[in-house]
RNA sequence: AAAUAAAACACGCUUAAUUCCGGUGAGUCGGAAGCGGGGGAACCAUUUUCUAGGGGUGAAUCCGUUAACUUCGGUAGGGUAUUUCUCAACCCAAACCCGUCAGCUAACCUCGUAAGCGAAAGGAGAAAACUA
Numbered sequence: 001a002a003a004u005a006a007a008a009c010a011c012g013c014u015u016a017a018u019u020c021c022g023g024u025g026a027g028u029c030g031g032a033a034g035c036g037g038g039g040g041a042a043c044c045a046u047u048u049u050c051u052a053g054g055g056g057u058g059a060a061u062c063c064g065u066u067a068a069c070u071u072c073g074g075u076a077g078g079g080u081a082u083u084u085c086u087c088a089a090c091c092c093a094a095a096c097c098c099g100u101c102a103g104c105u106a107a108c109c110u111c112g113u114a115a116g117c118g119a120a121a122g123g124a125g126a127a128a129a130c131u132a
Stems, first nucleotide, its partner, number of pairs: 011118004018033005034113006044103001053101001054098004062074003077092004082128006
C1' cells in the first nucleotide's frame, strides 16, 4: 500500500411496520399519534358462487419443462438514496392466513406496527417539486 474477515456508531435499502409517554431487570407490558389492512348500508354492479369450494395480506401471477407442487427456463408484476418519464445495468418474481363465509360501501366495528439486509450503496438524459 492492497486484499480479506469481524465489531461499533453513523448512513442507507425492501416493507404499513415509525415517533412519543408510562411501567419493568428485560420483554408484544399498557396508552397515544402517524402509517397500513379487514369487515360493514343505500345506490350501483354481479359472464359468479352454491365442492373442481370460496376469499384475504403481498410485487410475487401465469406458461412450459422436470422424477422433483423447493428441477430448469421464461413471464404479468415489483425493487435499486426526493418524485415522474425514457434508456442502461443488476436483482426479486416468495411465504403465509381465514375456515364453507365476505362485491362496492357512509356511519360504525376491528386488526397490524414485524422481519430481513448493504461495504459500498450514489448510472445517464429530460421535466417537476423542495431548499437557498
Predicted 3D model of a 132-nucleotide RNA (c-di-AMP riboswitch aptamer (ydaO/yuaA leader)) from a Bacillota bacterium. Of the family's consensus pairs, 96% are formed in the model. The prediction has a mean pLDDT of 78. The organism belongs to Bacillota, within Bacteria.